[in-house]
RNA sequence: GUGCCAGUGGUCUAGUGGUAGAAUAGCACCCUGCCACUGUGCAGACCCGGGUUCGAUUCCCGGCUGGCACA
Numbered sequence: 001g002u003g004c005c006a007g008u009g010g011u012c013u014a015g016u017g018g019u020a021g022a023a024u025a026g027c028a029c030c031c032u033g034c035c036a037c038u039g040u041g042c043a044g045a046c047c048c049g050g051g052u053u054c055g056a057u058u059c060c061c062g063g064c065u066g067g068c069a070c071a
Stems, first nucleotide, its partner, number of pairs: 001070007010024002013021001018054001026042004047063005
């Protein structure tokens, strides 16, 4: 340099045109003599810009970052 793949809460991961979900971590409550565990609740995310569309995390184009292959 060329091609391919991936980017979603702090971390890890599901989702695929119409509401973003689980786990873990965090906070509060419950429990306990105290802590831990369990249980209940709360808050927390679609890499960036444009296009298509009534509607984009999803489809298309470009960019950025990371990975793989070839040279």
The RNA shown here (transfer RNA) has 71 nucleotides and comes from Closterium sp. NIES-67. The coordinates come from a structure-prediction model, not an experiment, and the mean pLDDT is 81. A source record names the gene tRNA-Gly-GCC-6-1. It matches the Rfam family "tRNA".